[in-house]
């Protein structure tokens, strides 16, 4: 001083078991019937931070928070650009330092459908925060 653009791939998990019976069938007894109700069980996207762990042991690399900070999906308004809304944690221990480690006890989870849904079905063979790799440009 210049470039800071393009391509490819990847990119979300989860009701075991028991109870009740809206309703359906049959209309005589009765039978069936909820992953939604009750008890209980199970799950945790991406980046940052992080006193722990692993590898190398020279530089260093990798993993580590659902409820701390931010992002995404979702929802609402709008023709669109875009704007807006949106969940949950405490106590004890160690320590210079932890809402992250260890121990304990809690809490949270879009929209539509349906018997009231974080877990079923659907929008979705979608979208996406981002991750990895490659190409190009410049000295």
């Nucleotide at each position: 001083a210049a470039u800071a653009g393009c391509c490819u791939u990847c990119g979300g998990g989860g009701c075991a078991g028991g109870g009740u019976g809206a309703g359906a069938c049959c209309c005589g007894c009765g039978u069936c019937a909820a992953c939604u109700c009750c008890c209980g069980a199970c799950c945790g996207g991406c980046g940052g931070u992080g006193u722990g762990g692993c590898c190398a042991c020279c530089u260093g690399g990798c993993c580590a928070a659902g409820c701390c900070c931010g992002c995404g999906a979702a929802c609402c308004a709008g023709c669109a650009a875009u704007g807006g809304u949106a969940g949950a944690u405490c106590c004890g221990g160690u320590g210079u330092g932890a809402u992250u480690c260890c121990g304990g006890a809690g809490c949270c989870g879009a929209c539509g459908g349906u018997a009231c849904a974080g877990u079923c079905c659907g929008g979705a063979u979608g979208a996406g925060a981002g991750a990895a790799g490659g190409c190009a440009c410049a000295g």
Annotation: This is a predicted structure of a 139-nucleotide RNA (FMN riboswitch aptamer (RFN element)) from an Anaerolineae bacterium. It was read from a public genome assembly, where an Rfam model found it. Of the family's consensus pairs, 100% are formed in the model. The coordinates come from a structure-prediction model, not an experiment, and the mean pLDDT is 77.